[in-house]
RNA sequence: GAGUGGGAUAGAGGCGCAAUCACCAUCAGUAAGCAGAUUGAGGAGCAUGGGCUCUGCAGAACUUUGCCGAAAGGGGUGCUUGCCGAAGCAGCGGAAAGCCCAGAUUCCCGCUGCUGGUCCUGCAUUUAAGAGAUGCUGGACUGUCAUGCGGUUUUACCGCAUGGAGGGCUAUCUGGCGC
Numbered sequence: 001g002a003g004u005g006g007g008a009u010a011g012a013g014g015c016g017c018a019a020u021c022a023c024c025a026u027c028a029g030u031a032a033g034c035a036g037a038u039u040g041a042g043g044a045g046c047a048u049g050g051g052c053u054c055u056g057c058a059g060a061a062c063u064u065u066g067c068c069g070a071a072a073g074g075g076g077u078g079c080u081u082g083c084c085g086a087a088g089c090a091g092c093g094g095a096a097a098g099c100c101c102a103g104a105u106u107c108c109c110g111c112u113g114c115u116g117g118u119c120c121u122g123c124a125u126u127u128a129a130g131a132g133a134u135g136c137u138g139g140a141c142u143g144u145c146a147u148g149c150g151g152u153u154u155u156a157c158c159g160c161a162u163g164g165a166g167g168g169c170u171a172u173c174u175g176g177c178g179c
Base pairs, nucleotide, nucleotide: 001179003177004176006174007173008172009171010170011169014084016083017082018081019080021078022077023076024075033067034066035065036064037063042055043054044053045052046103048102049101050100051099087115088114089113090112091111092110093109094108096106097105116142117141118140119139120138122136123135124134125133126132144164145163146162147161148160149159150158151157
C1' cells in the first nucleotide's frame, strides 16, 4: 500500500416515521337519563357459552312521542419532543383489566419473520364513515448500491437502462487475518 473481515461513532433518503399537548370537524341530535303511550314477561352486568348477582305485574325488554344530551376510538391542523427498523404488520409466549370460568377483546413486555421510503388503483378486513388504517395485487415517483452503455482529456462527476435490499449505504476511527 492493496485485499478480506470484526467493532464503534456520526450521518443521508423526504408530503420521512412516531408520540405528547392544544384546537377543529365528525362520531350525533346517537348512547345514557327523565316524562308519556302501546304491550304484557322478561332484562342487565363482554357481541358468545356456562355460572353468580341485581332488577321486573309497585309493569321488564322491544316499538313509539317529547325533553335533555355526551364520551371514547379514528381524522385534520399547529407547536414541541424522540428518532432514520424510524415505524408498521403477522405468528408465538408472558402478565394485567373488566363479577367468576372458558373464549374473545384491549393495553404492556419479550422472541421469530416480513416491509428501503412516499403516493395511487382494485379486492378483502376493520370502522359510524365514501375518512383513515391493515393485508394482498398492479403501477408511478424517489433515495442507495451493483452491473452495462453513453457524456466528460483520465479520474471525480452526470445521464439512461436493468437488478438487489436497510443485517443495506456514506464518512471517520479502531482492531484482527493474509500477502